Predicted 3D model of a 90-nucleotide RNA (transfer RNA) from Pontixanthobacter rizhaonensis. Model confidence (mean pLDDT): 82 of 100. It was read from a public genome assembly. It matches the Rfam family "tRNA". Gene Ontology term of the family: triplet codon-amino acid adaptor activity. Rfam classes the family as a transfer RNA.

[in-house]
RNA sequence: GGGCAGUUGGCAGAGUGGUCGAAUGCACUAGUCUUGAAAACUAGCGAGGGUGCAAGCCCUCCAAGGGUUCGAAUCCCUUACUGCCCGCCA
Numbered sequence: 001g002g003g004c005a006g007u008u009g010g011c012a013g014a015g016u017g018g019u020c021g022a023a024u025g026c027a028c029u030a031g032u033c034u035u036g037a038a039a040a041c042u043a044g045c046g047a048g049g050g051u052g053c054a055a056g057c058c059c060u061c062c063a064a065g066g067g068u069u070c071g072a073a074u075c076c077c078u079u080a081c082u083g084c085c086c087g088c089c090a
Base pairs, nucleotide, nucleotide: 001086002085003084004083005082006081007080010026011025012024018070028044029043030042031041032040046061047060048059049058050057051056063079064078065077066076067075
C1' cells in the first nucleotide's frame, strides 16, 4: 500500500428498517432469607442536558460526521480506531 471483518451500557455480548437507549450473562446497588456471611431469590442498575422540594417526568446520544427514508444501532458515504490476510522495503 491492497483486501476482508469489526466498533453497542462498568465488562462480555445479542440485535429482520417499525415501543430499542437497547436482550442476556457477569459485576455492582438495595431488599428477602440467615446469629452472621456465602449461596439462592426479588427489584434496580449507561451517559449528558432540562424541569421538579422530592418521587419523578421530558429531550438527545449505538466510534465521529454526513446522507437515504414517514421511520436508522440496522442501509449508503467519509474519517478514526481494532483484528486478520496479502504485498513492498529493510